RNA sequence: UGCUUAUAGAGAAAGACGGAGGGAUUGGACCCUGCGAUGUCUUAGCAACCUGUUACCUUUAACAAGGUGCUAAAUUCUACUCAAUCACCAAAAGGCGGAUGAGACAGAUAAGCG
Numbered sequence: 001u002g003c004u005u006a007u008a009g010a011g012a013a014a015g016a017c018g019g020a021g022g023g024a025u026u027g028g029a030c031c032c033u034g035c036g037a038u039g040u041c042u043u044a045g046c047a048a049c050c051u052g053u054u055a056c057c058u059u060u061a062a063c064a065a066g067g068u069g070c071u072a073a074a075u076u077c078u079a080c081u082c083a084a085u086c087a088c089c090a091a092a093a094g095g096c097g098g099a100u101g102a103g104a105c106a107g108a109u110a111a112g113c114g
Base pairs, nucleotide, nucleotide: 001114002113003112004111005110006109007108013043014042015041016040017039021032022031023030026079027078028077029076044071045070046069049067050066051064052063053062054061055060075106080103081102082101083100085098086097088095089094
């Protein structure tokens, strides 16, 4: 750095350092932040993908926590497509905006492969 598969509205914070923006990227919305955020380190915790043990025996359960990961907000929400709905514009075909549901894309994490 690429590919494949799986997962995501749950869960889990204190201290130290540091000193300005941050929430992946672009636009918009919203939010966090000198009552010190984002980040780094230590400790603690959460979860259970890989892993181990046991049971079962065909793919599942329980337990543990070694390798990762995570500890504001749904992956903060949205943008693209489809469905149905409401308002507006239009003679109509249709257009446009709002809220809703499903999916895609993108990103994240794990495992495997290159």
Molecule: SAM riboswitch aptamer (S box leader)
Organism: Mucilaginibacter sp.